This is a predicted structure of a 74-nucleotide RNA (transfer RNA) from a Minisyncoccia bacterium. The RNAcentral record of the sequence draws on ENA.

[in-house]
RNA sequence: GGGCGGUUAGCUCAGCUGGUUAGAGCAACGCGUUUACAUCGCGAAGGCCGCAGGUUCGAAUCCUGCACCGCCCA
Numbered sequence: 001g002g003g004c005g006g007u008u009a010g011c012u013c014a015g016c017u018g019g020u021u022a023g024a025g026c027a028a029c030g031c032g033u034u035u036a037c038a039u040c041g042c043g044a045a046g047g048c049c050g051c052a053g054g055u056u057c058g059a060a061u062c063c064u065g066c067a068c069c070g071c072c073c074a
Stems, first nucleotide, its partner, number of pairs: 001073007010026004019057001029043004050066005
């Protein structure tokens, strides 16, 4: 330098053919249970979907560029 895959909550990951207000598990937090801790039950919180543009009535999703991570080729 070229090709492919990835970037969504603190972590691991879903999210179909673009369409109402973006989800799960775990962690952390609060309440209950316990002498206490753990386990278990309940609850609430946590996201400008890597960045910038474009298309569209509407973009996490499509297109372009850039950044970062991984693999392959040279």
Overview: Taxonomically the source falls in Minisyncoccia (Bacteria, Bacillati, Minisyncoccota). Rfam family: tRNA. It is annotated as a transfer RNA.